[in-house]
Context: one part of a larger RNA
This record gives sequence, C1' cells and structure tokens, in this order.
RNA sequence: UGACGGGGGCCCGCACAAGCGGCGGAGCAUGUGGAUUAAUUCGAUGCAACGCGAAGAACCUUACCUGGGUUUGACAUAUACCGGAAAGCCGUAGAGAUACGGCCCCCCUUGUGGUCGGUAUACAGGUGGUGCAUGGCUGUCGUCAGCUCGUGUCGUGAGAUGUUGGGUUAAGUCCCGCAACGAGCGCAACCCUUGUCUUAUGUUGCCAGCACGUAAUGGUGGGGACUCGUAAGAGACUGCCGGGGUCAACUCGGAGGAAGGUGGGGACGACGUCAAGUCAUCAUGCCCCUUAUGUCCAGGGCUUCACACAUGCUACAAUGGCCAGUACAGAGGGCUGCGAGACCGUGAGGUGGAGCGAAUCCCUUAAAGCUGGUCUCAGUUCGGAUCGGGGUCUGCAACUCGACCCCGUGAAGUCGGAGUCGCUAGUAAUCGCAGAUCAGCAACGCUGCGGUGAAUACGUUCCCGGGCCUUGUACA
Repeated sequence: UGACGGGGGCCCGCACAAGCGGCGGAGCAUGUGGAUUAAUUCGAUGCAACGCGAAGAACCUUACCUGGGUUUGACAUAUACCGGAAAGCCGUAGAGAUACGGCCCCCCUUGUGGUCGGUAUACAGGUGGUGCAUGGCUGUCGUCAGCUCGUGUCGUGAGAUGUUGGGUUAAGUCCCGCAACGAGCGCAACCCUUGUCUUAUGUUGCCAGCACGUAAUGGUGGGGACUCGUAAGAGACUGCCGGGGUCAACUCGGAGGAAGGUGGGGACGACGUCAAGUCAUCAUGCCCCUUAUGUCCAGGGCUUCACACAUGCUACAAUGGCCAGUACAGAGGGCUGCGAGACCGUGAGGUGGAGCGAAUCCCUUAAAGCUGGUCUCAGUUCGGAUCGGGGUCUGCAACUCGACCCCGUGAAGUCGGAGUCGCUAGUAAUCGCAGAUCAGCAACGCUGCGGUGAAUACGUUCCCGGGCCUUGUACA
C1' cells in the first nucleotide's frame, strides 16, 4: 500500500421488510448429470453451465458409429507431358458413392490459348491437440463510482498528498475548506425512441363541411380541417415564487405546463478481476495425421431411460368450463412468396386463382372483454396425459424420428415439505398477435408488439452484494 475481520462509523441496491404472483408436489416439453450404447459428436459446469452455442438433428445439417469406396484428393495455386470439349441425358450393375456402354459432341484473336480430364511433383486437407502459447469477440463484478497522471510539496524509502474533511448528489455530481494546482479515462450531456405543440407536405393514408352513389363501405367528385405518415423546429433550464441552508451547492413545497427536477425506455460498460469462456464462427504460433485423424457414399446415431437436477408449459376449477351472439389493437412479414371472394370437407385441409414486389392486396376472425344460456362443487360438462382407429400436409423419403385434424380412451392432479425466485407502474399479473430460423416441424423456446391492469414500501435492526472513511492483523 492492499486484502481480510462473526471490528466501528456513514451510505446505497427488489438486499431485507411491506405486498402480489410463482418454483419446490402432478402430467408433459426442453436442457443437463448419470446410466446405457457400435455411436448416443463436441463445447458450456457456483453466482456468471443446465429452453446455453442450436434464429429449427427424418436425409442434408453432422463434426459420431457401422459398412462400402477413394488417394494431387470434395476445395486452391503453379509447372511439365498426354488427351479431349466439359457438362448434360438414357441404359446396365450396385444400398449409394461409383463403374461401364450409348446419345450429344464448344468458343475463337488456330496457339506453348481459354476450359476440362489423366499422369507426375510442389502441395492441398484436418470441426485433430493446446483458450495455461495467442488475436478478435464475449461473460462477470457493475451502469458500481470509481481508476489514474503531470508538476509541486512531505517522507531515508515503500509511498503519501491531490482523491482526505464539512455539506450535497443517482454520480470523484456540485459547493465550501485545505500543500496543493491542474489534467486524463469513467459520471452526465451530445445519439435513437416515446410523451405535447407548431410549420411544411398530402398518396396508397384521412373525411369535418359540400355534392353523387350503394344492400353496405372514403366507394366517387372533391377537400387539407382532423387522424396519420415524412421532414424541420419549439419545449424542461431548478427558468419563476416561497420555506430551509454557510447570502453556497443543494433540498422541500407551489405555480404554470403535455411533461418537473436524470420525464419514461434504449444504445453506451473506466483502470482492472476471474491463467473466466471460446483453437467447433473466424484468424493464428507450436505439436500431431498424410492410402488417413483427409475425403465421398448408404444406413444408423445425436430422439436410448431404473434415476437425479434445471428452465418452462398445462392444470388442479365457479373471478371457472362449455355454447351462441357481439366489440376494440399494435408491431411485423410477403414473388421459389402472401394468397382474397366462391365451392368441397365435421376438421386438419383441398379445388381454384382475384389482388399484391404492397400506408393500396394478402397473412388478419386478435384474445382476454361485453351480452345471454347452461353446468352447481363432483375427480365433475374440471383436467387433459396415455393408448386404439381413421385421416391431412410438407418432403425423394415421416419405421427408427415430423406437425396437425377427427372419432374413441380418459391417467396423475383437490394449490404442493424444508426451502427458494421474480417484480416498485403502464411495472407485476393476465390476454392474445407477429417475426427470425424454416420444405415441414417436435416453439410450451427466443425476440418483439399491443389489450386489460393491481397491491405495497413503517423503515434500514437483521440476511446478501457493493461504495467511502477508520481500526486490528502472525496474510500478500
């Protein structure tokens, strides 16, 4: 000087408390451990691994296993020689890779050409090892308020001072004081978005007023008022008033205002810590393989299952289930695409193809909600697992191993032990919608979007984590 203390002081955080809803019990989904296996590819492992890499494992992917092939190679560059178009289509053998045969047989600046095949050599190739050799990227403490430097001063020195102290703040934020005076990286602001208004501009958007028309609809003429879209501005600064305060910083209350003291949200992550994670995104040193640890193919596996854990979904019901009627979003996506009206089917879906490269058309009926009816507390008209049968769709192909639909079946489950998690407002809870990936889909995941919309916070004694000062130390 740090680190640590079941030392002290001050302060903060959904850290506790006050509340609301869960998890832990059940069934299923997904991930992991373990076990199994020819293989169940690899990585991630307290917080900070475990719906994680994977924004999609039937083949492919795919890295694993079994078997069958191949060796200048699936891919790149170069040289020498030889030969021809290569490719494609058909047939035969084969699980296929591939082999054989047939068809077809290029361009011109006619050459040491382009292009392709073969032979040979340099080499290719490796998702093989090492993240404890590395770059890059990332997690974490933590959006915590800290981390440092120059000069000066003090100290023999390590170092100290500044950065401590008194206030204050979300903040090393600012004020005052001070052997310090300044400065840098962080904080804040500048960026994006949302909330109000103004101006400009009106198509595909809008429709107040004036007409026309329809079963109905901005449908038509027209209009720019309004909504909205796109731009450019304004607006919030403790600016104003009052109280407190060191005539300070600041804080409390009020006015005006769409918004008030950082208005809400996002992006943004200091010096560093964990030899944290990643050699399997990529790049890369070294080591290793080179008729194989490369590469091609078929099939299988990654989907197994006495068990254990994690994260979710669905429930156990009446604030509910079912039936009928009826209302209101936002944000996205669409040409190998979205696919309307109509018709067929109980349904998944099919036929068909209008319109739309989309503020125009489509996906697209939002659902919870509201109105009415029924069920009357039961393992039920709750709950839907499991299983039997029949289908639909995608795809070369749904056996291992897809999703969905219909009929039947109708399991556990009556609110969950010890314990434990999230959340302070348009939040929790609850309700649906969309998208990426994607032929299809194991999505109940993830990322967004809107609808309805709470309760509680006395307080900081305690638990956990953190910041500053101080003290002890046999630790560095």
A computed fold for a 476-nucleotide part of an RNA from Rhodococcus jostii, annotated as small-subunit ribosomal RNA, 3' major domain. The coordinates come from a structure-prediction model, not an experiment, and the mean pLDDT is 84.